[in-house]
Molecule: transfer RNA
Organism: Planctomyces sp.
RNA sequence: GUGCCCUUGGCCGAUCGGCAAAGGUGUCAGCCUUCCAAGCUGAACAGGUGGGUUCGAUUCCCACAGGGCACU
Repeated sequence: GUGCCCUUGGCCGAUCGGCAAAGGUGUCAGCCUUCCAAGCUGAACAGGUGGGUUCGAUUCCCACAGGGCACU
């Protein structure tokens, strides 16, 4: 330099263009307990950036950024 793949809460990880964007783990609060742990209930927290297509985009297209693999 070229090609391909990936980017979603603190971390991991689902999501056929239309839902209030799953779930796990963690965090916080409450319940329980003599206390702690475990358990139960509740809460907060996410679409890399910028454009485009569309009535509507996390999803499709383009560019950029970051990461990975292969080739040279």